[in-house]
Molecule: transfer RNA
Organism: Thermofilum adornatum 1505
């Protein structure tokens, strides 16, 4: 150097081009004499950036960044 694969709520992690989901935290409420624990509701993502294709992009191309693996 060259090649592959990742990149989404604080943290993990799904998502055949058409509303961004779920655990798990956090906050309230119920329960409990208290606390766990269990039920309920509710809170939070410029889909890593930048262009590009389309009506319509998280998602398809192109280029960067950042991370990993493996070859030299």
């Nucleotide at each position: 150097g060259g090649g592959c694969c990742c990149g989404u709520c604080g943290u993990c992690u799904a998502g055949c081009g058409g509303c961004a989901g779920g655990a798990u935290g956090c906050c309230u409420c119920c329960c409990u004499g208290a606390c766990g624990c269990g039920g309920a509701g509710g809170u939070g993502g410029u889909c890593c950036u930048g262009g590009g294709u389309u009506c319509a992009a998280a998602u398809c191309c192109c280029a960067g960044c950042g991370g990993g693996c493996c070859c030299a």